[in-house]
Context: one part of a larger RNA
RNA sequence: CUGGGCGUAAAGCGUCCGCAGGUGGUUUAUUAAGUCAUUUGUCAAAUCCCGGUGCUCAACAUCGGAACUGCGAAUGAUACUGUAUAACUUGAGACUGGGAGAGGCACACGGAACUGUCGGCGUAGUAGUAAAAUGCGUUGAUAUCGACAGGAACACCAAAGGCGAAGGCAGUGUGCUAGAACAGUUCUGACACUCAUGGACGAAAGCGUGGGGAGCGAAAGGGAUUAGGUACCCCUGUAGCCCACGCCAUAAACUAUGUCUACUAGGUAUUGGCAGUAUCGACCCUGUCAGUGCCGUUCAAAAAAGCUAACGCGUUAAGUAGACCGCCUGGGGAGUACGGCCGCAAGGUUAAAACUC
Numbered sequence: 001c002u003g004g005g006c007g008u009a010a011a012g013c014g015u016c017c018g019c020a021g022g023u024g025g026u027u028u029a030u031u032a033a034g035u036c037a038u039u040u041g042u043c044a045a046a047u048c049c050c051g052g053u054g055c056u057c058a059a060c061a062u063c064g065g066a067a068c069u070g071c072g073a074a075u076g077a078u079a080c081u082g083u084a085u086a087a088c089u090u091g092a093g094a095c096u097g098g099g100a101g102a103g104g105c106a107c108a109c110g111g112a113a114c115u116g117u118c119g120g121c122g123u124a125g126u127a128g129u130a131a132a133a134u135g136c137g138u139u140g141a142u143a144u145c146g147a148c149a150g151g152a153a154c155a156c157c158a159a160a161g162g163c164g165a166a167g168g169c170a171g172u173g174u175g176c177u178a179g180a181a182c183a184g185u186u187c188u189g190a191c192a193c194u195c196a197u198g199g200a201c202g203a204a205a206g207c208g209u210g211g212g213g214a215g216c217g218a219a220a221g222g223g224a225u226u227a228g229g230u231a232c233c234c235c236u237g238u239a240g241c242c243c244a245c246g247c248c249a250u251a252a253a254c255u256a257u258g259u260c261u262a263c264u265a266g267g268u269a270u271u272g273g274c275a276g277u278a279u280c281g282a283c284c285c286u287g288u289c290a291g292u293g294c295c296g297u298u299c300a301a302a303a304a305a306g307c308u309a310a311c312g313c314g315u316u317a318a319g320u321a322g323a324c325c326g327c328c329u330g331g332g333g334a335g336u337a338c339g340g341c342c343g344c345a346a347g348g349u350u351a352a353a354a355c356u357c
Stems, first nucleotide, its partner, number of pairs: 003329004007311002012325001014201004021194003025088003031082001033081002035077008049065006091191001092188003095184003103177007110154001114150007125136002162169002206247006215241002220236004258324006266295011306313002330357003339350004
């Protein structure tokens, strides 16, 4: 040293795919590598431990024994793990069927609103604020009616609702395309789980090239406020937000909770499927599978158990266990410096130390 942890104290990679690696269902029979037993060789002496003996005792010396950690060989055992064999169907996958969904990509279309242009009507204000002013308006605004153009976003439905690995996804229609749930139990027969390195995706902002630009609006200009006001408020307004292609790779990327499997009271609401009952039929009702939420508390007794420092979690676990990965190890210095890799850049990633408390 063989440790303890990771919702909020330090700590779950943003998410998934996946090679190596680690781990792995039921039965048969094989082998004997791991494992176990016995025997044997070796493991120098001294030291250490135990028991004697000798210096008057002790230290010390000396004799005998034991012990520690391995390694080799032989013989044997075969439950478990491995190896090799044959099979199985519960894990996993495939198939069939009818359904659900803002899952993704592309194309087309729609109405409301907004802004602009043109035309009609019409006259002095309008806009804005706590109050004002800058601004707009007699070169005719605002208000109102009509036409045209443009870009962006899709009211109601809408929900604790749905889908997606996550980021995320919402007008309507069509095409292409992916996944999940349920039912059937037809097929394959362990094909599985996790995953260092690696790969793919990854909000917003930002970058490159070319478009687009209604509205909003960093920067910027002006008006206010104020002691000042590089702000909050107001009037304008560039980049940007939009599209195509290519980068960037980060977020309180959060459920601050890694993935998979099994087990452990319930109640209630809701979404999707199936079955039953009922019915002319559907709805209602009951059961079940999969998802999404909430409650799980006082009292004399039941209204979980368990866990947790508490808050709380509680079959969607933070309970009870197993497999694999990631991460943490006092605060600051610092997610910084240096170096490497990546990037057009911005920067990202990997990642210290001195010093200090």
About this RNA:
The part of an RNA shown here (small-subunit ribosomal RNA, central domain) has 357 nucleotides and comes from an uncultured Parcubacteria group bacterium.